Predicted 3D model of a 104-nucleotide RNA (SAM riboswitch aptamer (S box leader)) from Amphibacillus sediminis NBRC 103570. The sequence was found by an Rfam model in a public genome assembly. Its Rfam family is "SAM riboswitch aptamer (S box leader)". About the family: The SAM riboswitch is found upstream of a number of genes which code for proteins involved in methionine or cysteine biosynthesis in Gram-positive bacteria. Its mean pLDDT, the model's own confidence on a scale to 100, is 83. NCBI's taxonomy places the organism under Bacteria, Bacilli, Caryophanales, Bacillaceae, Amphibacillus sediminis.

RNA sequence: AUUUUAUCACGAGUGGACGAGAGAACUGGCUCUGUGACUCCACGGCAACCUACUAUUUGGUAAGGUGCCCCAACCAGCAAAGCUUAGGCUUUGGAUGAUGAAGC
Numbered sequence: 001a002u003u004u005u006a007u008c009a010c011g012a013g014u015g016g017a018c019g020a021g022a023g024a025a026c027u028g029g030c031u032c033u034g035u036g037a038c039u040c041c042a043c044g045g046c047a048a049c050c051u052a053c054u055a056u057u058u059g060g061u062a063a064g065g066u067g068c069c070c071c072a073a074c075c076a077g078c079a080a081a082g083c084u085u086a087g088g089c090u091u092u093g094g095a096u097g098a099u100g101a102a103g104c
Stems, first nucleotide, its partner, number of pairs: 003102006013043005021032003026077004044069003048066003051062004073096001078093006
């Protein structure tokens, strides 16, 4: 890495460095970006999973291990159902991706 499983519309900032692209891949859109994005570092914070403590009615506290801290995983693309005067819209599921845990 492959595999299994849970979650992904809530939440979370300053300073410094770098210097041109970035938002997972492909397509179509749409955003951010020299008023410095992206990425990295320091401090700070959030609380998804694990962990610890606590409580028992499925909570709470902590922040130890990972993780995360612009925009719904930016939106859509595949299928089904429903609604709609055609155009489309909504819901559900799937596929893909990310993170945790397990396992090898």